[in-house]
Context: one part of a larger RNA
RNA sequence: UUGAACGCUGGCGGUAUGCUUAACACAUGCAAGUCGAACGGUAACAUAAGGAGCUUGCUCCUUGAUGACGAGUGGCGGACGGGUGAGUAACGCGUAGGAAUCUACCUGAUAGUGGGGGAUAGCCCAGAGAAAUCUGGAUUAAUACCGCAUAAUCUCUAUGGAGUAAAGGAGCCCUCUUCUUGAAAGGUUUCGCUAUCAGAUGAGCCUGCGUAAGAUUAGCUAGUUGGUAGGGUAAUGGCCUACCAAGGCGAAGAUCUAUAGCUGGUCUGAGAGGAUGAUCAGCCACAAUGGAACUGAGACACGGUCCAGACUCCUACGGGAGGCAGCAGUGGGGAAUAUUGGACAAUGGGCGCAAGCCUGAUCCAGCAAUACCGCGUGUGUGAAGAAGGCCUGAGGGUUGUAAAGCACUUUCAAUUGUGAGGAAAGGAGUGUAGUUAAUACCUGCAUUCUGUGACGUUACCUACAGAAGAAGCACCGGCUAACUCCGUGCCAGCAGCCGCGGUAAUACGGAGGGUGCAAGCGUUAAUC
Numbered sequence: 001u002u003g004a005a006c007g008c009u010g011g012c013g014g015u016a017u018g019c020u021u022a023a024c025a026c027a028u029g030c031a032a033g034u035c036g037a038a039c040g041g042u043a044a045c046a047u048a049a050g051g052a053g054c055u056u057g058c059u060c061c062u063u064g065a066u067g068a069c070g071a072g073u074g075g076c077g078g079a080c081g082g083g084u085g086a087g088u089a090a091c092g093c094g095u096a097g098g099a100a101u102c103u104a105c106c107u108g109a110u111a112g113u114g115g116g117g118g119a120u121a122g123c124c125c126a127g128a129g130a131a132a133u134c135u136g137g138a139u140u141a142a143u144a145c146c147g148c149a150u151a152a153u154c155u156c157u158a159u160g161g162a163g164u165a166a167a168g169g170a171g172c173c174c175u176c177u178u179c180u181u182g183a184a185a186g187g188u189u190u191c192g193c194u195a196u197c198a199g200a201u202g203a204g205c206c207u208g209c210g211u212a213a214g215a216u217u218a219g220c221u222a223g224u225u226g227g228u229a230g231g232g233u234a235a236u237g238g239c240c241u242a243c244c245a246a247g248g249c250g251a252a253g254a255u256c257u258a259u260a261g262c263u264g265g266u267c268u269g270a271g272a273g274g275a276u277g278a279u280c281a282g283c284c285a286c287a288a289u290g291g292a293a294c295u296g297a298g299a300c301a302c303g304g305u306c307c308a309g310a311c312u313c314c315u316a317c318g319g320g321a322g323g324c325a326g327c328a329g330u331g332g333g334g335a336a337u338a339u340u341g342g343a344c345a346a347u348g349g350g351c352g353c354a355a356g357c358c359u360g361a362u363c364c365a366g367c368a369a370u371a372c373c374g375c376g377u378g379u380g381u382g383a384a385g386a387a388g389g390c391c392u393g394a395g396g397g398u399u400g401u402a403a404a405g406c407a408c409u410u411u412c413a414a415u416u417g418u419g420a421g422g423a424a425a426g427g428a429g430u431g432u433a434g435u436u437a438a439u440a441c442c443u444g445c446a447u448u449c450u451g452u453g454a455c456g457u458u459a460c461c462u463a464c465a466g467a468a469g470a471a472g473c474a475c476c477g478g479c480u481a482a483c484u485c486c487g488u489g490c491c492a493g494c495a496g497c498c499g500c501g502g503u504a505a506u507a508c509g510g511a512g513g514g515u516g517c518a519a520g521c522g523u524u525a526a527u528c
Stems, first nucleotide, its partner, number of pairs: 001526002004524005011375006017368002019333001024331003028328003033076003038073002041069002045067003048063007083286003092211007101203002106199008114148001116146002124137004154163003168191006175184001177182001213257002219249003224246008261283004265276004289308004311322004339365001341364003347361001348359004378408004388399004412469001415463001417461001422455001426450009472517005477498003483512005493500002
């Protein structure tokens, strides 16, 4: 000094920390959704309108008409966040550089956003099947999908040319027709979409140097080392293939074996060093085991897909389902490590125009003296030096101002009341500016009103009563602060080392007294 454990003991608070062992197996719940301002729609809820029935204010039906919205198509996100350290001695990490690359969302700039088409899910119908689930038919939409047009500062090029894109949604206004509304043309604002350039951010790749042990491991290597050509990749490259050459590494330790995630840091030390890599932060690797690709800007993907073998579960035996090294929790292992808690109020993330929804990230609470820090367990006075205990040379000494008694105080805990801060937002109104044909819509700013807290019976403060509710542990032979009596008699026992104990033991056991630390004290383990 510790992520500690064990023994005895234990009042309060703050701040941290908490499976180091079985990367063992997991019951249950939750941990990634969101968007109706992309779409066809309407299963549920609510409202409105209409109709029917009557019990006269209820029930039923219809209309997606409105708020909304199950299932579905579509978009974005599930590659972040969270966990673990099995593997890895390696360009994995650290550091310093490099060139042959990509980058969704975001920012700046330029140009465009024309005109068409065919499907399909859902809904509906039917069927097979025990069920999970699956199959068939008809029908329908889109910001889903596919052509055409346009085409450069993009791509290819033999420099002549050739090729390549898109999607619409929402608010408001005006005009026309119907004149409730809906539809059509136009205007405008805004969010999108396509192509290219640039930025930002993130990622991939290459190189120098550094990175623990063993020589009782001395030789290793055929895609091996290099070249040419091609393939492949976002990109360089034996990354892959064909052919050619025979190289490449190694006592400055190759290869092999065993061990290990690396770092900032942490502990110790005057430093140099040594040990270590929990929490926090950066990077890497993994997701029951092994393998593979798909989608996508990004994965060869913890809570996606497929395959194999292992294990577990369901089954109507035909067949199916699963993966806590997410948060809790269970069994097991172990000396040993917590709640199947609350909230999205804050910070951050995903989606959304927004309101908002989701978030076991996070913020909080619970448990544990596990660690550090702080506070308390009372203060003053009080000699009849009480009683009792222990010792005694029997006089006394000591416990000891200690107690009792008297006088005070009330921190903390208990009870009462008050009560910040963590809140910024969001919504509504008004004014003003921008935009615009517009006093409309939308956006910015200002202002007024409203208004959001899990923690929380918060912190802090106040009142109230009473010394009231709060001290142990180890040691006392020397090292090492602290001594006597009794018991025991080389026994029982102690012990870190030296050593103690065989009849007066300051060393064993008990007592009185003392010493040291103190809500802790000792022991064990481990590092310096």
Predicted 3D model of a 528-nucleotide part of an RNA (small-subunit ribosomal RNA, 5' domain) from an uncultured prokaryote. The coordinates come from a structure-prediction model, not an experiment, and the mean pLDDT is 86. RNAcentral holds the full RNA, with entries from ENA.